Record summary:
Predicted 3D model of a 505-nucleotide part of an RNA (small-subunit ribosomal RNA, 5' domain) from a Patescibacteria group bacterium. The sequence was found in a public genome assembly.

Context: one part of a larger RNA
RNA sequence: GGAUGAACGCUGGCGGCGUGUCUAAGGCAUGCAAGUCGAACGAGUACGGUCCGCAAGGAUCGUGCUAGUGGCAAACGGGUGAGUAACACAUUGGUAACCUACCCCAAAGUGUGGAACAACCCUCCGAAAGGAGGGCUAAUACCACAUGUGGUUUUCUGGCACAUGUCAGAAAAAGAAAGGCUCGCAAGAGUCGCUUUGGGAGGGGCCUAUGGCUUAUCAGCUAGUUGGUGAGGUAAAAGCUCACCAAGGCUAUGACGAGUAGCGGGCGUGAGAGCGCGAUCCGCCUCAGUGGAACUGAGACACUGUCCACACUCCUACGGGAGGCUGCAGUCGAGAAUAUUCCCCAAUGGACGAAAGUCUGAGGGAGCGACGCCGCGUGCAGGAUGAAGGCCUUCGGGUUGUAAACUGCUUUUCUCUGGGAAGAACACUGACCGUACCAGAGGAAUAAGAGGUUGCUAACUCUGUGCCAGCAGCAGCGGUAAUACAGAGACCUCGAGCGUUAUCC
Numbered sequence: 001g002g003a004u005g006a007a008c009g010c011u012g013g014c015g016g017c018g019u020g021u022c023u024a025a026g027g028c029a030u031g032c033a034a035g036u037c038g039a040a041c042g043a044g045u046a047c048g049g050u051c052c053g054c055a056a057g058g059a060u061c062g063u064g065c066u067a068g069u070g071g072c073a074a075a076c077g078g079g080u081g082a083g084u085a086a087c088a089c090a091u092u093g094g095u096a097a098c099c100u101a102c103c104c105c106a107a108a109g110u111g112u113g114g115a116a117c118a119a120c121c122c123u124c125c126g127a128a129a130g131g132a133g134g135g136c137u138a139a140u141a142c143c144a145c146a147u148g149u150g151g152u153u154u155u156c157u158g159g160c161a162c163a164u165g166u167c168a169g170a171a172a173a174a175g176a177a178a179g180g181c182u183c184g185c186a187a188g189a190g191u192c193g194c195u196u197u198g199g200g201a202g203g204g205g206c207c208u209a210u211g212g213c214u215u216a217u218c219a220g221c222u223a224g225u226u227g228g229u230g231a232g233g234u235a236a237a238a239g240c241u242c243a244c245c246a247a248g249g250c251u252a253u254g255a256c257g258a259g260u261a262g263c264g265g266g267c268g269u270g271a272g273a274g275c276g277c278g279a280u281c282c283g284c285c286u287c288a289g290u291g292g293a294a295c296u297g298a299g300a301c302a303c304u305g306u307c308c309a310c311a312c313u314c315c316u317a318c319g320g321g322a323g324g325c326u327g328c329a330g331u332c333g334a335g336a337a338u339a340u341u342c343c344c345c346a347a348u349g350g351a352c353g354a355a356a357g358u359c360u361g362a363g364g365g366a367g368c369g370a371c372g373c374c375g376c377g378u379g380c381a382g383g384a385u386g387a388a389g390g391c392c393u394u395c396g397g398g399u400u401g402u403a404a405a406c407u408g409c410u411u412u413u414c415u416c417u418g419g420g421a422a423g424a425a426c427a428c429u430g431a432c433c434g435u436a437c438c439a440g441a442g443g444a445a446u447a448a449g450a451g452g453u454u455g456c457u458a459a460c461u462c463u464g465u466g467c468c469a470g471c472a473g474c475a476g477c478g479g480u481a482a483u484a485c486a487g488a489g490a491c492c493u494c495g496a497g498c499g500u501u502a503u504c505c
Base pairs, nucleotide, nucleotide: 001505002504003503004502006501007500008499009498010497013376014375015374016373017372018371019369020368021334026332027331028330030329031328032327035072036071037070040069041068043066044065045064046063047062048061049060050059051058052057079287081285089211090210091209093207094206095205098204099203100202103200104199105198106197107196108195109194110193111145112144113143114142120135121134122133123132124131125130152173153172154171155170156169157168158167159166160165179192180191181190182189183188213259214258215257220250221249222248225247226246227245228244229243230242231241232240262284263283264282265281266277267276268275269274289310290309291308292307293306312323313322314321315320340366342365343364344363348362349360350359351358352357379409380408381407382406389400390399391398392397414442415441416440417439418438419437423432449494450493451492452491453490454475455474456473460489461488462487463486464485470477471476
């Protein structure tokens, strides 16, 4: 000198774009953050229509709503950096050792039956959370049978490879499915689905090599340890697990231990080499009070799912229950220190849905903070009797200083009034927003400080003080004329900032 997620002091006009718990991965009141589908299903309810009825009411149709069954989503999105020195990450390859819901393309199919369980009704237990028994019922829920293009498994044959393989052909065996809606008198057609298979796209699992911290005041480490055989297990190779057998495996090219740490793209600095860092944004990993476990599922060992244990908090009728902000706000605490319990789904994107649409603290916006960067302004021109005042003075004067006053002008900004978007595609539809912007009116009006002045280092005098009070980054100032302390005037630098502190280069 540059830089910062900064803090502190003094000061503070505006706008744009960014950015904002670095500490206690400490505790959390409250609200919201994941639902959706009635075009899968029965039922209920409200309204309306039609029919039956004297009426009560019943049947049926339509529309809306929805507790339950069912489907899809909830494994994404959002947060965090605790743990982790590791195939966690980055780069490079491999997978002839693998998986993949939704989406796209292609082939074939979608036949016949059955038994239940919620809801509902009845009875009962419980303070509650919730639960038990009996009875009825639907389905794209569940089960059985049929069919089997293709696929799977086994056997055989052949080609190619040669460590298990791969391609083609043949035989045998077992194994699928679900319907809804629209049009139509119907037949049927259309559409959304469903089943099996091949391919694709995107996503993921596993493996290899290489790379990136400190420490030897850590020198030896290891028993599923290293390898083999067999079995189990997985989507899949493998001590991944188990039984048996062998005795191996790693290590001064630093094993093992300890400390520290999420990794990368990148960021800061530097001419570069390098050094330091890993906030915001993007990719990957990791965690969800702590520890453990599996279930469901294409996918989890699952932040707002389940179970167990522990700690903590809350409710309780003392028998027993409920909870998990490292989501968005907010609160206590900690701290030098870090924001609103705001608006909207209008846009982008996501889930569900045939759609209308619903949900979405993702996201879009607004609010707060000079926290940062950038831009703008606080007037412009004229004006000497060089006014007054202040300060200095050798008392002549000098300086503040064209500075002010005064005259003329302008209106960025400001205030008021009027108009008023784009962002919307796609018919409706804009939170932001009466915002940006435009026009008119008014009036220099609404807007300057901070640090410094001995040298380094740009800028000097007076007064006070008298090794005191104090200053200070270093050298050093202060003991009676201090340009170094304090005040004043003048000056210098930067300027809505200026200084200080901390850290990095």